[in-house]
Context: one part of a larger RNA
C1' cells in the first nucleotide's frame, strides 16, 4: 500500500421487511447429468452452465456410427495434352459411382492461338468442426451503469509511498459547495443520441370527415378543420415564490404547466478482476494426420431411458367451464410470396380465382371483456395425458422421427414438505396478436398492444456493494 475480520462509523441496492404472483407436488414440452449404445458429434458447469451456442437435427444440416467408394482430391493457383460447353439415352448399383451409345460444334483471333468450361496426367500443394482459449487476435460474460480509476507539476517522507482523492455539508453520482500543501488535468458520472408524453408550423395520398350533397359502405363529389402520417421548431432550467441552510451547494413545500426536480424507457459499460468463455463463427503461432484425423454416398444416430436436476406450458376449477350473440388494439410480414370473395368438406383443408412489390390488397374474426342460457361442488359439462380408428398438409421421402383435423378413449392432478424465485406502476398479474428461423414443424425467443393491482413502518437482521477508520503471526 492492499486484502481479510462472526471490528467500529456513515450510506446504497426488490438486499431484508411490507405485499402480490410463482417454483419445489401432478402431466407434458425442453435443456442437462447419469446410464445405455456401433454412434447416442462437440462445446457451455456456483452466482456469470442447464428453452445456453441451436433465429427451428426426417434427407441435407452433421461435425458422430456402420457399410460402399476416391486419392493432386469436394474446394484454390500454376504446367502439359485432348475435347467447346452442353443435351439425350442404355446397363450395373442402396447411392456415390462405373462401363458404354447418340446428338452438338458456338465466342474472340495477328489463323500461331486465346477466353470460359469438361476430362486425363505430373508435382508443387490442397484439405482437417484434429489438439492446445494455460501460446494468441477478435468478440463476449461478470463484479456493475457500481462511482470509482489515474496522471503532470509541487510539497512531505531515507524509502516503499503519501498528499491531491482526506475533512464539514450535499447528491443518483469523485454531483456540486466550503475548507485544506496543494494547483490543475485525463478516463469514467452527467449532458450531447433514439423512442414516448404537450403544443405550433409545413405537407394532404393510399390517411381523415366538421359542415354541404351522395352511398350498402368515406362509396363518390368536395374539403385538409380534426385524427393520423413525417419533416422542422418550441418546451423543463430548481427558471419563479415561500421556508430551511453557512449569505454556499443544496433540500422541503407551492404556483404555473402536457410534463418538475435525472419526466419515463433505451442505447451507452472507466482502470481492472475471474490464466472466466470461445482454436466448432472467423483469424492465427506451435504440434499432429496426408490412399487419411482428408473427401463423396446410402442407411442409422444426435429423438435411446431405471433415474436425478434446471427452465417453461397446462391444470387441479364456479372470480370457473360451456353454447349462442355483441364490442374495442398495437406492432409486424407478404411475389419461388400474402391470398379475399365464391363452391365443396363436421374439420384440418381442397378447388377456382380477384387484389396487392402494399398508409391502397391480403395475412386478419384479436382474446381476456359484455349480454343471455346451461352447469351446482362431483375426479364433475373440471382437467386433458395416453391409446385406437379414419383423414389433411409439407416434402424425393413422415418406419425409426413432423405438424394438424374428426370421432372414440379419459391417466395423474382436489393448491404442493424442507427450501427457493420474480416484481415498486401502466410495474406485477392476466389476455391475446405478430415476427425471425422455416419446404414443413414453437409450450422457446424477440417484439406488440388490451385489462390492470397490492405494499414499502423502517434499515435491527440475511446477501452484495461504496467511503472513512481500526486490528492482523496474510501478500
Nucleotide at each position: 500500500u492492499g486484502a481479510c475480520g462472526g471490528g467500529g462509523g456513515c450510506c446504497c441496492g426488490c438486499a431484508c421487511a411490507a405485499g402480490c404472483g410463482g417454483u419445489g407436488g401432478a402431466g407434458u414440452a425442453u435443456g442437462u447429468g447419469g446410464u445405455u449404445u456401433a454412434a447416442u458429434u462437440c462445446g457451455a458447469u456456483g452466482c456469470a452452465a442447464c428453452g445456453c451456442g441451436a433465429a427451428g437435427a426426417a434427407c441435407c444440416u452433421u461435425a458422430c456410427c456402420a457399410g460402399g467408394g476416391c486419392u493432386u482430391g469436394a474446394c484454390a493457383u500454376c504446367c502439359u495434352g485432348c475435347g467447346a460447353a452442353c443435351c439425350u439415352u442404355u446397363a450395373a448399383g442402396a447411392a456415390a459411382u462405373u462401363a458404354g451409345a447418340g446428338g452438338g460444334u458456338g465466342c474472340c483471333u495477328u489463323c500461331g492461338g486465346g477466353a470460359a468450361c469438361g476430362c486425363a496426367g505430373u508435382g508443387a500443394c490442397a484439405g482437417g468442426u484434429g489438439g492446445u482459449g494455460c501460446a494468441u487476435g477478435g468478440c463476449u460474460g461478470u463484479c456493475g451503469u457500481c462511482a470509482g480509476c489515474u496522471c503532470g507539476u509541487g510539497u512531505c517522507g531515507u524509502g516503499a509511498g503519501a498528499u491531491g482523492u482526506u475533512g464539514g455539508g450535499u447528491u443518483a453520482a469523485g454531483u456540486c459547495c466550503c475548507g485544506c500543501a496543494a494547483c490543475g488535468a485525463g478516463c469514467g458520472c452527467a449532458a450531447c443520441c433514439c423512442a414516448c408524453g404537450u403544443u405550433u408550423u409545413u405537407a394532404g395520398u393510399u390517411g381523415c370527415c366538421a359542415g354541404c350533397a351522395u352511398u350498402u359502405a368515406g362509396u363518390u363529389g368536395g374539403g385538409c378543420a380534426c385524427u393520423c402520417u413525417a419533416g422542422a421548431a418550441a418546451g423543463a432550467c430548481c427558471g419563479c415564490c415561500g421556508g430551511u441552510g453557512a449569505u454556499a451547494a443544496a433540500c422541503c413545500g407551492g404556483a404555473g404547466g402536457a410534463a418538475g426536480g435525472u419526466g419515463u424507457g433505451g442505447a451507452u459499460g472507466a482502470c481492472g478482476u475471474c490464466a472466466a468463455g470461445u482454436c466448432a463463427u472467423c483469424a492465427u503461432g506451435c504440434c499432429c494426420c496426408u490412399u487419411a484425423c482428408g473427401u463423396c454416398c446410402u442407411g442409422g444416430g444426435c429423438u435411446a431411458c431405471a433415474c436425478a436436476c434446471g427452465u417453461a406450458c397446462u391444470a387441479c376449477a364456479a372470480u370457473g367451464c360451456u353454447a349462442c350473440g355483441g364490442a374495442c388494439a398495437a406492432a409486424g410480414g407478404g411475389c419461388a410470396g400474402c391470398a379475399a370473395a365464391c363452391u365443396c368438406g363436421c374439420g384440418a383443408g381442397a378447388g377456382c380465382u380477384a387484389g396487392c412489390a402494399a398508409a391502397u390488397c391480403c395475412c386478419a374474426u384479436a382474446a381476456a371483456c359484455c349480454g343471455u342460457g346451461g352447469u351446482u361442488c362431483a375426479g364433475u359439462u373440471c382437467a386433458g395425458a395416453u391409446c385406437g380408428u379414419a383423414g389433411g398438409c409439407u416434402g424425393c421421402a413422415a418406419c425409426u422421427c413432423g405438424c394438424c383435423u374428426a370421432c372414440g378413449u379419459g391417466a395423474a392432478g382436489u393448491a404442493g414438505g424442507a427450501a427457493u424465485c420474480g416484481c415498486u406502476a401502466g410495474u406485477a398479474a392476466u389476455c391475446g396478436c405478430a415476427g425471425g428461423u422455416c419446404a414443413g414443424c414453437a409450450u422457446a425467443c424477440u417484439g406488440c398492444g388490451g385489462u390492470g393491482a397490492a405494499u414499502a413502518c423502517g434499515u435491527u437482521c440475511c446477501c452484495g456493494g461504496g467511503c472513512c477508520u481500526u486490528g492482523u503471526a496474510c501478500a

Small-subunit ribosomal RNA, 3' major domain from an uncultured bacterium, 475 nucleotides, folded computationally.